[in-house]
This record gives sequence, structure tokens and C1' cells, in this order.
RNA sequence: AUCAAUCUCUUGGGGUGCUAAAUAUUUUAAUUAAUAUGGCUGAGACAACCCAUCGAACUUGAACUGGAUAAUUCCAGCGUAGGGAAGAGAUAUGUAUAGUCA
Repeated sequence: AUCAAUCUCUUGGGGUGCUAAAUAUUUUAAUUAAUAUGGCUGAGACAACCCAUCGAACUUGAACUGGAUAAUUCCAGCGUAGGGAAGAGAUAUGUAUAGUCA
């Protein structure tokens, strides 16, 4: 000096599902059906969170395949696949690279 990483500011991109046990209301021949509270996973399920090209945030494939569960992208595959939203500043952290001096 460069690169990576971290942080800050501004701007932008994104998803928001499942529902057994328990309670209440309406409904039904019937816990039969619906709604709410509640519960499950997760960073995040309306309130904040995550991500921004070295791009798995998110999306297509997908009403996919296998496993688990009460159930669900819950887990794995798919995935070295295709698409996908940026600029500036700071620090001097690094099994990093190059140069110079001793």
C1' cells in the first nucleotide's frame, strides 16, 4: 500500500407459516366446523429482524424427494442450478499478499 474482516451513516431488497394438547365464543346430531387466546420452529410469524453482487436475505424448480412431528421449508437434499437489491466513511483486528528499510 492492497485485500479480507468489523463498525457507522444514508439508500434499497425480503419473508410473515403450522396448529396437537388446554381455555372461551359461535356453530353442529357430534370437540362437527370456524374464530380468538395460547402453543411450535426461527434472527424475524406486525414488529422488529435479516440481507445488499466475494450476493443461501429472498425467490423459481415446488401442491418436489427422503426423514421427523400434533402439524409446518421443522431438518436434509435439490444447490459448484437459474434469478436477485449499493454508495460513502472509519478502525488498524488478520495462520493474508506485495514492496521498502534495518
Record summary:
The prediction has a mean pLDDT of 75. A computed fold for a 102-nucleotide RNA from Sulfurovum sp., annotated as TPP riboswitch aptamer (THI element). Taxonomically the source falls in Sulfurovum (Bacteria, Pseudomonadati, Campylobacterota, Campylobacterales).